This is a predicted structure of a 72-nucleotide RNA (transfer RNA) from a Nitrospinales bacterium. It matches the Rfam family "tRNA". Rfam classes the family as a transfer RNA. RNAcentral holds the sequence, with entries from ENA.
């Protein structure tokens, strides 16, 4: 300094324009002699950050952050 690629729950992750979703966890609660397992339940998102387009944006576009790979 240039290119690529990611940035959604506490963690890994989906979700390609009609507005937030799994799992594992956390916590209640059932079972259990207790733990664990298994079952039901409940919380937890300003979707990295600003702006644009749209009647509506996680999504589409443009700026900036961060993190990681190539290249120099």
């Nucleotide at each position: 300094u240039g290119g690529g690629g990611a940035g959604u729950a506490g963690u890994u992750c989906a979700g390609u324009g009609g507005a937030a979703g799994a799992a594992c966890a956390u916590c209640g609660g059932c079972c259990u002699u207790u733990g664990g397992a298994g079952c039901c339940g409940a919380a937890u998102g300003u979707c990295g950050c600003a702006g644009g387009u749209u009647c509506g944006a996680c999504u589409u576009c443009u700026g900036c952050c961060u993190c990681c790979c190539c290249a120099g």